[in-house]
Notes: Model confidence (mean pLDDT): 80 of 100. This is a predicted structure of a 74-nucleotide RNA (transfer RNA) from Planctomycetes bacterium GWF2_41_51.
RNA sequence: GGCGACGUAGCUCAGUUGGUUAGAGCAUGGGAUUCAUAAGCCCAGGGUCGGCGGUUCGAAUCCACCCGUCGCCA
Numbered sequence: 001g002g003c004g005a006c007g008u009a010g011c012u013c014a015g016u017u018g019g020u021u022a023g024a025g026c027a028u029g030g031g032a033u034u035c036a037u038a039a040g041c042c043c044a045g046g047g048u049c050g051g052c053g054g055u056u057c058g059a060a061u062c063c064a065c066c067c068g069u070c071g072c073c074a
Stems, first nucleotide, its partner, number of pairs: 001073007010026004019057001028044004050066002053063002
């Protein structure tokens, strides 16, 4: 340099044919319980959906460019 895959919460990952509110588990904080703790239970916080444009009534989702990670080839 060429080709391909991937980038969504602190971590690991879902998200259907574009459809109105973006989710789960773990972790974190709080509550209740206990003499006290752990586990389990209840509640809560936490997101520029990699960036910037475009298409569209509407984009995490489609298109172009850029950035980053990984793999293959040279």
Its Rfam family is "tRNA". It is annotated as a transfer RNA. NCBI's taxonomy places the organism under Bacteria, Pseudomonadati, Planctomycetota.